[in-house]
Predicted 3D model of a 529-nucleotide part of an RNA (small-subunit ribosomal RNA, 5' domain) from a metagenome. RNAcentral holds the full RNA, with entries from SILVA.
Context: one part of a larger RNA
């Protein structure tokens, strides 16, 4: 000198744009953060409509009805493996850089081939029984895109090459051309699914090279260990696993072991080579009270899932049951220290659904805090009796200082009042073309057209009012280092970063004038270069 996620001290006027538990991965009161889908499915408990009765106050109550919007529980699909959050572990099953075979991969995606008869259950709900409570038992009735067989098998899998295995689910809209009809469906057509295979993509696994802190006051490590055969086992290559047979493999180019530590792009400093550091944002890991463990899926061995084992907390009728904020707010504790128990799904994006649309503490915004960074303002011009005061004095005067008073302006920010953009494309509704069909329908695709949709928000902006009106402090002034004189004080009281001031004339203390420097901040600390 620069630089911080800083923090203390005095001081503080506005806006923007970032950023804010670095420490106890301590413990957590409460809300909230992952649900959706009636276009899968039996249904009907609340709520509207309709439609019946029954009372009456004649317009209300109370009762049957799934008939209709729609829907609470449950079946049954996706998704709860992303998104968030933390950095405890772990020096290599990790990251970074190029590389490799021996793999899966839901949703997209582009082709091929089906999508055909059939069956027994079960929640729900209806009886009943047990529990304080979580919840749990028995009987009975039902449905499916649940679940199980048969059939068929282009391509798929295994073969000993003969041949053998092995699928499915329907749902919605419209329609009368052809079949069968009275409305219409089992009949056409669209749409969407289901299933079996080949590619693409997208995403993950697994291997292999090299770099990747520190200590030799850690010198020897290793027995599934090194390699091979057999045989398991995975998606998939391998001592991954297991019998057996060989005795090897690693190591002063630092093994093992101990400390520390999550890694990268970056970030900071430096000419730079290089040190330091890995807040925020981006990409990989890891881990979800702590320690095992699977299950179920395309994916976890799974933050808001299971089960078991501790620990701590809580309910309990003492038999037994609940929990997991390293998610967003909050609380308590640690600590110098680090924020709101807000708003909105308006955008962006994610999940489910055909959509309408519903969830979203991702997200966008708000509030707090000079925590940093930029920008602005606190007036401007004029004014010499060089006023008054204050310090100073050699008593003559100097110096605060054109500074203040006065005059003459001007309104930025603040304020008040009034207009007012963009972020909003779209979805749905509707007219018209095209495609699809028998089909002016139903869909889908391109194009018009009016309507709706704003959390922030009293937005940004902009015009208009009124007054200089509401806006400056902080550190230092003996050298380093820009900037001096007075009084008190008397090695005391105190400074101090180094040298070092202070024992009666201290520009070094304390106070004042006055002066350098920076300025909404100045110092101090603390850390890195």
């Nucleotide at each position: 000198g620069a630089u911080u996620g800083a923090a203390c001290g005095c001081u503080g006027g506005c806006g923007g744009c970032a950023u804010g538990c670095u420490u106890a991965a301590c413990a957590c009161a409460u809300g909230c953060a992952a649900g959706u889908c009636g276009a899968a499915c039996g249904g009907c408990a609340g709520c509207g409509c309709g439609g019946g009765g029954a009372g009456c106050u004649u317009g209300c109550u109370c009762c049957c009805u799934g008939g209709c919007g729609g829907c609470g529980a449950g079946u049954g699909g996706c998704g709860g493996a992303c998104g968030g959050g933390u950095g405890a572990g772990u020096a290599a099953u990790g990251c970074g850089u190029g590389g490799g075979a021996a793999u899966c991969u839901g949703c997209c995606u582009a082709g091929u081939a089906g999508u055909g008869g059939g069956g027994g259950a079960u929640a729900a709900c209806c009886c009943g029984g047990g529990g304080a409570a979580a919840c749990c038992c028995g009987g009975g009735c039902u449905a499916a895109u649940a679940c199980c067989g048969c059939a068929u098998a282009a391509g798929u899998c295994c073969u000993a090459c003969g041949g053998g295995a092995g699928a499915a689910a329907g749902g919605g809209g419209g329609c009368c051309u052809c079949u069968g009809u009275u409305u219409c469906a089992u009949g056409c057509u669209c749409c969407u699914g289901c299933u079996a295979u080949u590619g693409g993509a997208u995403g993950a696994g697994c291997c292999c090279a090299c770099g990747u802190c520190u200590g030799a006051u850690u010198a020897g490590c290793u027995u599934g260990u090194u390699g091979g055969u057999g045989g398991g086992g995975u998606a998939a290559a391998a001592g991954c696993c297991u019998a057996c047979c060989a005795a090897g493999g690693c190591g002063a180019c630092g093994a093992u072991c101990g400390g520390u530590a999550g890694c990268u792009g970056g970030u900071c400093u430096g000419a730079g080579a290089g040190g330091a550091c890995g807040a925020u944002c981006a990409g990989c890991c890891a881990c979800a009270c702590u320690g095992g463990g699977a299950c179920u899926g395309a994916g976890a061995c799974a933050c808001g899932g299971c089960c078991c084992a501790g620990a701590c907390u809580c309910c309990u009728a003492c038999g037994g049951g609940a929990g997991g904020c390293a998610g967003c707010a909050g609380u308590g504790g640690g600590g110098a220290a680090u924020a709101u128990u807000g708003g909105a799904c308006a955008a962006u994006g994610g999940g489910c659904g055909c959509a309408a649309g519903c969830c979203u503490g991702a997200u966008c915004c708000u509030g707090c805090a000079a925590u940093g960074c930029c920008g602005c303002g606190u007036g401007u011009g004029u004014g010499a009796a060089g006023a008054a005061g204050g310090c100073c004095u050699u008593c003559g005067g100097g110096u605060u200082g054109u500074a203040a008073a006065g005059c003459a302006c001007u309104u930025u920010c603040a304020g008040u009042a009034g207009g007012g953009a963009a972020g909003a494309a779209a979805u749905g509704c509707u007219g018209a073309g095209c495609g699809c069909u028998a089909a002016u329908a139903c869909c889908g695709c391109u194009u018009g057209g009016a309507c709706u949709u704003g959390a922030c928000g009293u937005u940004a902006c902009c015009u208009a009012c009124a007054g200089a009106a509401g806006a400056a402090g902080c550190a230092c002034c003996g050298g380093c280092u820009a900037a001096c004189u007075c009084u008190g004080u008397g090695c005391c009281a105190g400074c101090a970063g180094c040298c070092g001031c202070g024992g009666u004339a201290a520009u070094a203390c304390a106070g004042a004038g006055g002066g350098u420097g920076c300025g909404a901040g100045c110092g101090u600390u603390a850390a890195u270069c």